Transfer RNA from Candelaria pacifica, 74 nucleotides, folded computationally. The same sequence occurs in records of 2 taxa. Lineage of the source: Eukaryota > Ascomycota > Candelariomycetes > Candelariaceae > Candelaria.
[in-house]
C1' cells in the first nucleotide's frame, strides 16, 4: 500500500429487524449476615457508544471520511 475484523462505565463483553429506561460479569462505595475477615445478600454511582459529518421523525446500528489496535497479503 490492499483486504478483513475491532474501538460500548475502572476492567472484560452482549447490544436481533434502527425505536422509549444500552444490560451482563468483576471491581468501586454504602448497607444486610458475622465475635471479625471472607464468602454471601441487597442497594447505588459509573458510558457526550473513537473522532467529524450524512441519512433518518428517531442511529451503539445504516452511509461517508478520518484516527487508533490486531491479523492477513504485495
Nucleotide at each position: 500500500g490492499g483486504c478483513g475484523g475491532g474501538g460500548u462505565a475502572g476492567a472484560g463483553a452482549a447490544g436481533a429487524u434502527g425505536g422509549u429506561a444500552a444490560u451482563c460479569u468483576c471491581g468501586u462505595g454504602a448497607g444486610g449476615c458475622u465475635c471479625a475477615u471472607a464468602a454471601u445478600c441487597u442497594c447505588a454511582a459509573g458510558a457526550u457508544c473513537g473522532u467529524a459529518g450524512g441519512u433518518u421523525c428517531g442511529a451503539g446500528u445504516c452511509c461517508u471520511a478520518c484516527c487508533c489496535c490486531c491479523g492477513c497479503u504485495a
Rfam family: tRNA. Rfam's curators write: Transfer RNA (tRNA) molecules are approximately 80 nucleotides in length. Rfam links the family to the GO term triplet codon-amino acid adaptor activity. The family's RNA type in Rfam is transfer RNA.
The RNAcentral record of the sequence draws on ENA.